Transfer RNA from a Candidatus Spechtbacterales bacterium, 73 nucleotides, folded computationally. It matches the Rfam family "tRNA". From the family's description: Transfer RNA (tRNA) molecules are approximately 80 nucleotides in length. Model confidence (mean pLDDT): 80 of 100. The sequence is in RNAcentral, with records from ENA. The organism belongs to Candidatus Spechtbacterales, within Bacteria.
RNA sequence: GGGAGCUUAGCUCAUCAGGUAGAGCAAUUGGCUUUUAACCAAUAGGUGCAGGGUUCGAGUCCCUGAGCUCCCA
Numbered sequence: 001g002g003g004a005g006c007u008u009a010g011c012u013c014a015u016c017a018g019g020u021a022g023a024g025c026a027a028u029u030g031g032c033u034u035u036u037a038a039c040c041a042a043u044a045g046g047u048g049c050a051g052g053g054u055u056c057g058a059g060u061c062c063c064u065g066a067g068c069u070c071c072c073a
Base pairs, nucleotide, nucleotide: 001072002071003070004069005068006067007066010025011024012023013022019056027043028042029041030040031039049065050064051063052062053061
């Protein structure tokens, strides 16, 4: 220098014919237990990397930029 992939909850990841987002673990509360752990139930938690565009509507499509990983030179 050229190319490819990824960026979504505290962590690991889903979610793709575009219809305002879920799981596991973790956290909080309650139950159970002499207590803890385990188990059961519930709750909270995300301007989806940044900016712009298309659209009635964008995590999803398009453009620019940033970071990380990989391949080629």